[in-house]
RNA sequence: AUCAAAUGCAAGGGAGAGUCCCAUGCUUGGGCACCGAAGGGGCAAGUCUGCUGUCGAAAAAGGCAUCCAGUAGAUCAAACUCUCAGGUAAACGGACCUUGCACUUCAG
Numbered sequence: 001a002u003c004a005a006a007u008g009c010a011a012g013g014g015a016g017a018g019u020c021c022c023a024u025g026c027u028u029g030g031g032c033a034c035c036g037a038a039g040g041g042g043c044a045a046g047u048c049u050g051c052u053g054u055c056g057a058a059a060a061a062g063g064c065a066u067c068c069a070g071u072a073g074a075u076c077a078a079a080c081u082c083u084c085a086g087g088u089a090a091a092c093g094g095a096c097c098u099u100g101c102a103c104u105u106c107a108g
Base pairs, nucleotide, nucleotide: 005104007102008101009100010099011098012097013096018032020031021030022029023028033088034087035086039084040082041081042080046075047074048073049072050071051070052069053068056067057066
């Protein structure tokens, strides 16, 4: 210095589901029905650790270790799932994608 990745900013794109009912009379409260793509929670394989097992492997015997099997715990992803939060006309918001800029670290 460059590329990639993470993060931030800007622009563009961006789904779903009630303009529901009642009360209040000014934005709040209650009720029923729904949505998943702010955020948040949960789980797999795998990995690690412990324990058990020779009517498992290897092995002359024993012991330790290794492998294997079972089991308990830990770790562990999502656009899956939950529906806490949020949302169900428009607006706002919106995961994610594209482009640009900034910035940090790793690698070469």
Predicted 3D model of a 108-nucleotide RNA (Glycine riboswitch aptamer) from an Anaerolineales bacterium. The sequence was found by an Rfam model in a public genome assembly. The prediction has a mean pLDDT of 78. It matches the Rfam family "Glycine riboswitch aptamer". Its family is annotated with glycine biosynthetic process in the Gene Ontology.